Predicted 3D model of a 234-nucleotide part of an RNA (large-subunit ribosomal RNA, domain VI) from Petroderma maculiforme. The full RNA is in RNAcentral, with records from ENA. Its Rfam family is "Bacterial large subunit ribosomal RNA".
Context: one part of a larger RNA
RNA sequence: UGUGUGAAAACUGCGAGAAUUAUACCUUAGUACGAGAGGACCGGGGAAAGUCGAUCCAUGGUGUUCCGGUUGUUCUCCUUGGGGCAACGCCGGGUAGCUACAUCGGGAGGGAAUAAUUGGCCGCUUGGCGCGAAGCUCACCUCAAUAUAAGUUUUCAGAGGGUGGUGAAAGAUUAUCACUUCGAUAGGCAGGGGGUGUAACAGCAGCAAUGCUUAGCUGACCUGUACUAAUACC
Numbered sequence: 001u002g003u004g005u006g007a008a009a010a011c012u013g014c015g016a017g018a019a020u021u022a023u024a025c026c027u028u029a030g031u032a033c034g035a036g037a038g039g040a041c042c043g044g045g046g047a048a049a050g051u052c053g054a055u056c057c058a059u060g061g062u063g064u065u066c067c068g069g070u071u072g073u074u075c076u077c078c079u080u081g082g083g084g085c086a087a088c089g090c091c092g093g094g095u096a097g098c099u100a101c102a103u104c105g106g107g108a109g110g111g112a113a114u115a116a117u118u119g120g121c122c123g124c125u126u127g128g129c130g131c132g133a134a135g136c137u138c139a140c141c142u143c144a145a146u147a148u149a150a151g152u153u154u155u156c157a158g159a160g161g162g163u164g165g166u167g168a169a170a171g172a173u174u175a176u177c178a179c180u181u182c183g184a185u186a187g188g189c190a191g192g193g194g195g196u197g198u199a200a201c202a203g204c205a206g207c208a209a210u211g212c213u214u215a216g217c218u219g220a221c222c223u224g225u226a227c228u229a230a231u232a233c234c
Base pairs, nucleotide, nucleotide: 005157006156007155008154009153010152011151015143016142017141021049025045026044027043033038051106052105053104054103055102059100060099061098062097066093067092068091069090070089071086072085073084074083075082076081110138111137118130120129121128122127164180165179166178167177168176185229186228187227188225189224190223191222192221194218195217196216203212204211205210
């Protein structure tokens, strides 16, 4: 942009794509077979690996916006306590998110038509009927009406959609999604969770280390709360 009224939803499926591994081992069974040596078809069970998809509850990684330790130097007049710089200065941890090394799941079992083959059946033909493959196709999973032959159903008709604003389960922009005071959308605040690991100052106890301290600080997480901004008005 189209689909000859405009919309909001829910569908059908022309078609397209993804997937397709099947081994070790156990059993059948040391059976059939075979003089023995040896040693099965068929059938049942079935890891590990690889591959594909999903997910972050647990495990691990990252986490330069969180906490702590520590070196050099500088500033805060000095001390103490802090700030800056040195790859985040270096180091020890680590929430959310993201993630794999992690967790969960898939291939299954079938139908149809077949290829080679055929030792089956009919029959004695140059045959017919069957059987018959990880392949083809259907089914399973995903997308799908610009499928221009443009489909169907339901509901609505001042309906519906957009701009503006606050944003994130989304994101380069756009789009999508949530909300817009009849409001928890974001920030703030309060409480909680998780993280770090016991702050500073003062006092007391102690010769001192230290203790009083499960302290102090805290990003993204959860809940609550209209304080601020989504307002009025044109």
The organism belongs to Petroderma, within Eukaryota.
The gene name in the source record is rnl.